[in-house]
The RNA shown here (Bacterial RNase P class A) has 383 nucleotides and comes from a Bacteroidales bacterium.
RNA sequence: GCAGCAGGCUGUUCCGUCGUCCUCCGCCAGUCGGCGGAGGAAGGAAAGUCCGGGCAACACAGAGCGCCAUGCUUCCUAACGGGAAGAUACCUGCGAGGGUAUAGUAGUGUAACAGAGAAUAACCGCCAUGACCUUCGUGCCAUGGCAAGGGUGAAAAGGCGAGGCAAGAGCUCACCGGUUCUGAUGGCAACAUCAGAAGCCGUACACCUGAUGGGUUGUAAGACCAUGUAUACCGGCUUUAAGGGCUGCUCGUCCGUUGCCGGGGGGUAGGUCGCAUGAUCCCGACAGCGAUGGAGGGACAAGAUAAAUGACGGGAAACGGUAUUGUUAUCUCGGGCAGAUAUAAAAACCGUACAGAACCCGGCUUACAGGCUGGCUGCAUAG
Repeated sequence: GCAGCAGGCUGUUCCGUCGUCCUCCGCCAGUCGGCGGAGGAAGGAAAGUCCGGGCAACACAGAGCGCCAUGCUUCCUAACGGGAAGAUACCUGCGAGGGUAUAGUAGUGUAACAGAGAAUAACCGCCAUGACCUUCGUGCCAUGGCAAGGGUGAAAAGGCGAGGCAAGAGCUCACCGGUUCUGAUGGCAACAUCAGAAGCCGUACACCUGAUGGGUUGUAAGACCAUGUAUACCGGCUUUAAGGGCUGCUCGUCCGUUGCCGGGGGGUAGGUCGCAUGAUCCCGACAGCGAUGGAGGGACAAGAUAAAUGACGGGAAACGGUAUUGUUAUCUCGGGCAGAUAUAAAAACCGUACAGAACCCGGCUUACAGGCUGGCUGCAUAG
C1' cells in the first nucleotide's frame, strides 16, 4: 500500500419568513378564553411488539395432572429465553475469525432410495460333512459352520498385525482409537492430563423420563369529577286525564295513575389524574480478563389524544457520482504537439440514509447514505 476480520463511537450545521404542542410571566377579560414575551420540544433504532421487569385491575387455601418455554459450566443482572468469560465435539476460512450442537449408562419406536440384511445380519463368497454321476470335476444337490473378502448405502457390527481354526471371528494376544469405572494432579466448575482396570465397542432422530420457570389481561390498565337528555328509587304539591282490591251499595281506606318541583344513584359526551424524580441521565476515582459493580460530583430533560415537534427560501462543511478541462507517469508505432491506460488538482451539476415518541425501564431482532477510531490477519514492497 492492497484485500480482509471482529469491536467501539457518531449519524450534518447556520440564517430568514410563516406556523404547531407544552410550561412560566405580563396585559385584557374576569366563565371558557384572547394578545404579547421568554423557555422547552423525537431516535440509535422512537420500528417489530419477540423476551424479561415495574405499575394496575381481576383471579388465587394446599396439592396433583395437563400445556408452553428453556436446556454444558461459572459469573453478571431487579429479572430474562438476555449478556460475559470459559469447556467439549463437529463444520467452515490460508489466516485474523465465523457457525452449529451439548439434561438423561433405564425403556420404546423409526431409519427414504439402494441393498440379502438398517440390529436376533448369509446375496455372492469361504469351509466341513453326506449323497449324486456313462462324465470323478475348479462339477452338482442337501445339511450345517463362518461377518475374513466382494457388492449396496449417509450409515454394515472398532482399526491393524500375529496366534488360532475345517474355514473364520476380540475367539486369544500386542499396539492404536473409543466407552465405562478407580486413583492422582490441575481447575470454583464444565473439564483436561497422567496411571491402572474391564473385550465393554454402530449411527441419527423422535417418543419418553426428569429439572427449572410461567395465573390472566395491558396505561384504550385503572382511579376520580360530571353538563344536557332520559330516568330506577324517595318526598311535596296537583289532578282524574287508566283503573283495581276490600263491599250488595255509598262513604272510607289501600295499591296505583296525570303533570310540575325538589332530592337521588348509576352512567354517555367531556374533563382531571395515571403521565414524566426514575432499576433516571451525564462525568467518574477505584475493583474486575470481561459482562458489570461503583465512592464521589453534577443535572431535571417532549408529554400530544386524532394526535404538535413542520413548510418554503438561501448559504456552509464532508463524502460519493457524472461528463469536461487538464497535470504527471507508463506503454504502443504509424514517430505525430499521435493514440491508449492510470492519476494529482480545479470550477460546474446531481445525490446524501433508515426512520417519527403515545405508561415507563432492561434486552433481543430487523432497517440504515456517510464519517471517526484503537486492535488483529493475509499478501506485496522498502528501510
The prediction has a mean pLDDT of 76. Its Rfam family is "Bacterial RNase P class A". Rfam classes the family as a ribozyme. About the family: Ribonuclease P (RNase P) is a ubiquitous endoribonuclease, found in archaea, bacteria and eukarya as well as chloroplasts and mitochondria.